[in-house]
RNA sequence: GCGAGUAUAGCUCAGUGGUAGAGCGCAACUUUGCCAAAGUUGAAGUCACGCGUUCAAAUCGCGUUACUCGCU
Numbered sequence: 001g002c003g004a005g006u007a008u009a010g011c012u013c014a015g016u017g018g019u020a021g022a023g024c025g026c027a028a029c030u031u032u033g034c035c036a037a038a039g040u041u042g043a044a045g046u047c048a049c050g051c052g053u054u055c056a057a058a059u060c061g062c063g064u065u066a067c068u069c070g071c072u
Stems, first nucleotide, its partner, number of pairs: 001071007010024004018055001026042005048064005
């Protein structure tokens, strides 16, 4: 230099055009004599960034950034 992949909650990930979710973790409460375990509720998101397409974009197109892999 060329090509490909990944970027979504604190962490690991799902979500292929129509209100952004799960598990673990965190907080409160219930249960127990206490702990652990279990249950209920809650908080936590500019969907990496910008522009475009669309009535509507995490999702489609282009560009940029970071990381990973391959080729030279």
Background
The prediction has a mean pLDDT of 82. Predicted 3D model of a 72-nucleotide RNA (transfer RNA) from Nitzschia sp. (in: diatoms). Rfam family: tRNA. From the family's description: Transfer RNA (tRNA) molecules are approximately 80 nucleotides in length.